[in-house]
RNA sequence: GAGCUCGUAGCUCAGUUGGCUAGAGCGUUACAUUGACAUUGUAAAGGUCAGAGGUUCAAGUCCUCUCGGGCUCA
Numbered sequence: 001g002a003g004c005u006c007g008u009a010g011c012u013c014a015g016u017u018g019g020c021u022a023g024a025g026c027g028u029u030a031c032a033u034u035g036a037c038a039u040u041g042u043a044a045a046g047g048u049c050a051g052a053g054g055u056u057c058a059a060g061u062c063c064u065c066u067c068g069g070g071c072u073c074a
Stems, first nucleotide, its partner, number of pairs: 001073007010026004019057001028044005050066005
C1' cells in the first nucleotide's frame, strides 16, 4: 500500500427483508423477603448504535468517506 471482517449499555452479545418507544444476560442502585448474610422477586438508572455526510416518508440496518481492532496478501 491492497483486500476481507468487526465496532450497539460498565462487560458479553442479539437486533431477520429498512417500519410501533433500541433489547437480553451478567453487573450496578433501591425496595421486598431474612435475626443478619446469601438466594429469590419487583423496580430503576445506564446508549452520540465508532465519527461525518448522503439516500428515504422513515436508517443500528442501505451508500460514500474517515477513525479504531482483527485477519490475509504485497
Transfer RNA from Candidatus Roizmanbacteria bacterium CG_4_10_14_0_2_um_filter_39_13, 74 nucleotides, folded computationally. The organism belongs to Candidatus Roizmaniibacteriota, within Bacteria. It was read from a public genome assembly. The coordinates come from a structure-prediction model, not an experiment, and the mean pLDDT is 80. Its Rfam family is "tRNA". Rfam links the family to the GO term triplet codon-amino acid adaptor activity.